[in-house]
Molecule: Bacterial RNase P class A
Organism: Actinomycetota bacterium
RNA sequence: UGAGCCGGCCAGGUGGUCGCGGCCAGGGGUGGGCCUUCGGGCCUGCGACCUGGUCGAGGAAAGUCGGGACUCCGUAGGGCAGGGUGCUGGCUAACGGCCAGUCGGGGCGACCCGCAGGAAAGUGCCACAGAGAACAAACCGCCGAUGGGUGGUCGAGAGGCCGCCACAGGUAAGGGUGAAACGGUGCGGUAAGAGCGCACCAGCGCCCGGGGUGACCCGGGCGGCUCGGUAAACCCCACUCGGAGCAAGGUCAAAUCGUGGGAGGGGUGGCCCGCCCAAUCUCCCCAGGUAGACCGCAAAGAUGGAUGACCACCCAUCCGGACCCCGGAAACGGGCCGGUGGACAGAAUCCCGCUUACAGGCCGGCUCACCGU
Repeated sequence: UGAGCCGGCCAGGUGGUCGCGGCCAGGGGUGGGCCUUCGGGCCUGCGACCUGGUCGAGGAAAGUCGGGACUCCGUAGGGCAGGGUGCUGGCUAACGGCCAGUCGGGGCGACCCGCAGGAAAGUGCCACAGAGAACAAACCGCCGAUGGGUGGUCGAGAGGCCGCCACAGGUAAGGGUGAAACGGUGCGGUAAGAGCGCACCAGCGCCCGGGGUGACCCGGGCGGCUCGGUAAACCCCACUCGGAGCAAGGUCAAAUCGUGGGAGGGGUGGCCCGCCCAAUCUCCCCAGGUAGACCGCAAAGAUGGAUGACCACCCAUCCGGACCCCGGAAACGGGCCGGUGGACAGAAUCCCGCUUACAGGCCGGCUCACCGU
């Protein structure tokens, strides 16, 4: 100098003029109650109005995905069914979150990514191609020892020996198909072959030693054990999960309604009680709870939803520039002048996370390449 990696931060600034919402105070207005010497005074309630004060969006307020607080239903103890999570240790109120690590994969590297338990419990599936796709398989190829057929030869015969055939059969070395074909290389072995045997390598299992809280790592020995993939397929294992959500829920409470309670009418009768009749009317009380109001609810706050607009100067960005100034050989860069002009986005009970969107800029740490000293 160039190319990158990781982490953190900002999200235009200042001033002015208007405007919006909540709360508080005052003014003025108005309703009710009490007192009054009739002038008024005191207490209390209230939307709209005026004035002043104070507060008023975000890193994601978004998606509403995970978890919790809170509230109600409810008692969830056991079992079944169903859902979720899934390497290890820690943090947390909790989580599918965060931190640190392990293992696997990617990058020269700084670093990044991972729905990362079990496939040697069982079941299922593995397209196309291919002969064969899971207790393997014979298409081409190889062999044909053994059995069979056939020719020659030896033999009295039984049969032996040498060929041929590729019929039975053997063969997983080679070719071919495929994402994947039942470890790799070599030697031996064989009719040809094959972990069939052996050596080394790789994997797996078991055992031992060492390190680590642990996942796991390092080293050694033994066993030919060589065992495909898929569990965002069933399933198994471990842990875990009651449901609904602020339109939760609570308080007060018109009108109407009520098979609630009380008083009020007429007759009988001297009167009362009682009995009978009529009316279903009037008044008062009560219960439930609708409309509605308030609480829940916050130093923004809810109500179909306030948190803004304009102007001036400055800043980042981008565009243009005849002359002028600085650097330079020039291209060009900077100054200067003019213009442009700040993304994604908008709280609704609250909080912790995750995910997604985002112009531009700042700070810190680190890696690689080249050049110079």